[in-house]
Molecule: transfer RNA
Organism: Candidatus Nanoarchaeia archaeon
RNA sequence: GCCUCAGUAGCUCAGCCUGGUAGAGCACUUGACUUGUAAUCAAGGGGUCGGGGGUUCGAAUCCCUCCUGAGGCU
Repeated sequence: GCCUCAGUAGCUCAGCCUGGUAGAGCACUUGACUUGUAAUCAAGGGGUCGGGGGUUCGAAUCCCUCCUGAGGCU
């Protein structure tokens, strides 16, 4: 230098191919239960979907570019 993959909640990830309400588990908060804690049950909060631009009525998703990480080729 070139190629591939990854970046989404505090953490681990799904959703992307095929555009149409942003999700799961764990964690956290509150309540119930308990003498108390843990466990269990119920409810709840938490996201500019890596940055910027474009296409579109509509973009996490498609296109361009940049950044970060992993792997490969020379």